[in-house]
Context: one part of a larger RNA
RNA sequence: GUCAGCGACUUAUGUUUAAUAGCAAGCUUAACUUUUUAAGGUAGGCAAAGAGAAAUCGAGUUUUAAAAAACUAUAGUUAUUAAAUAUAGACCCGAAACCAGACGAUCUACCCAUGGUCAGGGUGAUAAUAUAAUAAAAUAUAUUGGAGGCCCGAACCCACUAACGUUGCAAAGUUAGGGGAUGAACUGUGGAUAGGAGUGAAAGGCUAAUCAAGUUUGGAGAUAGCUGGUUCUCUUCGAAAACUAUUUAGGUAGUGCCUUAAAAUAUAAUUAGUGGGGUAGAGCUCUUUUAUUUUAUAGGGAUUACUCCUUAAUAAAAUUCUAAACUUCGAAUACAUUAAUUUUUUUUUUAAGAGACAGACAUUGGGUGAUAACGUCCAAUGUCGAGAGGGAAAAAACCCAGACCAUAAGAUAAGGUCCCAAAAUAAUAACUAAGUGGUAAACGAAGUUUAAUAACUAAGACAAUUAGGAGGUAGGCUUAGAAGCAGCCAUUCUUUAAAGAAAGCGUAAUAGCUCACUAAUCUAGUUAUUAUGCACGGAAGAUGUACGGGGCUAAGUUAUUUACCGAUGCUAUGGAAUUUUUAAUAAUUGGUAGAAGAGCGUUCCUUAUAUUGGUGAAGAAAUUUACGUGAGUGAUUUUGGAAAUAAAGGAAGUGAGAAUGCUGAC
Numbered sequence: 001g002u003c004a005g006c007g008a009c010u011u012a013u014g015u016u017u018a019a020u021a022g023c024a025a026g027c028u029u030a031a032c033u034u035u036u037u038a039a040g041g042u043a044g045g046c047a048a049a050g051a052g053a054a055a056u057c058g059a060g061u062u063u064u065a066a067a068a069a070a071c072u073a074u075a076g077u078u079a080u081u082a083a084a085u086a087u088a089g090a091c092c093c094g095a096a097a098c099c100a101g102a103c104g105a106u107c108u109a110c111c112c113a114u115g116g117u118c119a120g121g122g123u124g125a126u127a128a129u130a131u132a133a134u135a136a137a138a139u140a141u142a143u144u145g146g147a148g149g150c151c152c153g154a155a156c157c158c159a160c161u162a163a164c165g166u167u168g169c170a171a172a173g174u175u176a177g178g179g180g181a182u183g184a185a186c187u188g189u190g191g192a193u194a195g196g197a198g199u200g201a202a203a204g205g206c207u208a209a210u211c212a213a214g215u216u217u218g219g220a221g222a223u224a225g226c227u228g229g230u231u232c233u234c235u236u237c238g239a240a241a242a243c244u245a246u247u248u249a250g251g252u253a254g255u256g257c258c259u260u261a262a263a264a265u266a267u268a269a270u271u272a273g274u275g276g277g278g279u280a281g282a283g284c285u286c287u288u289u290u291a292u293u294u295u296a297u298a299g300g301g302a303u304u305a306c307u308c309c310u311u312a313a314u315a316a317a318a319u320u321c322u323a324a325a326c327u328u329c330g331a332a333u334a335c336a337u338u339a340a341u342u343u344u345u346u347u348u349u350u351a352a353g354a355g356a357c358a359g360a361c362a363u364u365g366g367g368u369g370a371u372a373a374c375g376u377c378c379a380a381u382g383u384c385g386a387g388a389g390g391g392a393a394a395a396a397a398c399c400c401a402g403a404c405c406a407u408a409a410g411a412u413a414a415g416g417u418c419c420c421a422a423a424a425u426a427a428u429a430a431c432u433a434a435g436u437g438g439u440a441a442a443c444g445a446a447g448u449u450u451a452a453u454a455a456c457u458a459a460g461a462c463a464a465u466u467a468g469g470a471g472g473u474a475g476g477c478u479u480a481g482a483a484g485c486a487g488c489c490a491u492u493c494u495u496u497a498a499a500g501a502a503a504g505c506g507u508a509a510u511a512g513c514u515c516a517c518u519a520a521u522c523u524a525g526u527u528a529u530u531a532u533g534c535a536c537g538g539a540a541g542a543u544g545u546a547c548g549g550g551g552c553u554a555a556g557u558u559a560u561u562u563a564c565c566g567a568u569g570c571u572a573u574g575g576a577a578u579u580u581u582u583a584a585u586a587a588u589u590g591g592u593a594g595a596a597g598a599g600c601g602u603u604c605c606u607u608a609u610a611u612u613g614g615u616g617a618a619g620a621a622a623u624u625u626a627c628g629u630g631a632g633u634g635a636u637u638u639u640g641g642a643a644a645u646a647a648a649g650g651a652a653g654u655g656a657g658a659a660u661g662c663u664g665a666c
Stems, first nucleotide, its partner, number of pairs: 001666006011088013026046003032040002050057002060071003091229002094226001098219006109193001111191007118183001120152003123148001127144006156180003160177005195211001197207003232599006242255005257355001258353007268342008281329001282327002287323001291319007298311005359384010389400003404575004409571002415565003418550003424562001426561006437552001443537002447534002450531007464521005470494003475489003500515001503514003576589004600655001602652005610645003619639006626633002
């Protein structure tokens, strides 16, 4: 892991409500007795009157000076069943822990008693002796000697490093090195100390592979607002993730939202009318805020004075700007109300049962954040949640659309129609050349379309080619020089088709080369600006090209048109159930938590000394175009070999796929 078996809302008592049954102003027994589903038993309980703290009063009472006001008055009770609830382990499994009593020091910690062990080698302390030395000592040398938590190193003890081992040889080892090895050494045997206690050269270490409180038995089914699990079918309805409160925030209670039963009548939607408002917008009258002008005042400066200039100042007027906490104005919605219409709309009350109180995204209006977030917090709506189907390649939330069942029927929605892949290689008119389409901005650009404006142009434009581009003059000044072209001032006249006292390059200064301007050649459009459609650049990513793919110049984009495809939606045909009606007429039948209803099956019991059964029970394995919406029930065949049990009732150890479930097998 698979298979088989086992595995979770029970039982007792009380209360409430509903249904059913009995009796009824009453109902009913408990213990117990007995001739035992019967009969007896009226102790007790509930009800028939309430109000008040009470005295007390009483269909009323309390309060008060009095009233208002509050509570109250017309059927119960017993039993059974169902549901919920309370108390009990109370649906099942699950702690870490707490308390009590025992058992443990054969492991290990420390201690006591009594024993044992430590190859070999080295070093050579105090001390002693001898000699020297001294006044005597000190001192020196030599010899003897054998001290030490001394040195090297086996046994023995330990465990510093590395590798191996990691379902091991081993629930701590092996190998190679390593440390101590006469000592605070190691060790045998016996004994002492224990659970909030021991022991501890102290690590919270150790106390039998267990230690921040041992093990074991009991209290005990501790408790668990937590996690997991909770077993057959069909039918009806169908939520919430909010408010308030909470030592409350992942719990719970009341309310809102769901269900069932009974009752009540009101309401809902749409349309129309009537209302109040101060939001969006708009505006600047007030308040806040922006910029400017004028006038006046004030400050500063100039002036003999007149007067003039100037300034983050003040006031008035005019123009201009801003506002969630501004308003002279002011919608749409929404809300309230009245009336009509329509409909299987919605609401309210009482009684009973819940679930839920982590919500998510999308669009809109806002707060917060960075006008960030699949962010966060409100409000409105929708969807998901609890919603399948079609589309968006794939997809909770987007678009279409709400699945009772069946059908090789039809017409559609969103979205599509070259192939994958159902349907147009459809039509008309344009655009795009970028594979744009099939990611993105500021900004950039003789891409191209359309439109407009202003110029030039057959008296020849624009471009190109050829030629000219001059003289007074090197203008004056300045300067070493300044000649069109360092700089300053002026910028005229002439010849001309035209030619600047020069728009650039250039020279030390000249020179030189272009330009403006002009003619000729040529020949038909040219130049500039604006708006606009579609394209271009800007444009770098991580497994592999990458629009879903192939591929496409339309099979891209814009506008228009007609066909077709396309869903569990609609229609058609047949069928089922529910509600309803004018009785087979109409509507309805997605669904998590959850409420309600109706059923299937298992074990046992009664009926049952009955029925079925060797002419084959139960069980097992198959078949089936049998029946039922389904749980399931039949029929037939084979096997099996002795019991089984209908219909109707009754009682439950009553249904498994999940609980890191339990046991067994493989």
This is a predicted structure of a 666-nucleotide part of an RNA (large-subunit ribosomal RNA, domain II) from Candidatus Vidania fulgoroideorum.
The RNAcentral record of the full RNA draws on ENA.
Its Rfam family is "Bacterial large subunit ribosomal RNA".
Its mean pLDDT, the model's own confidence on a scale to 100, is 84.
The organism belongs to Candidatus Vidania, within Bacteria.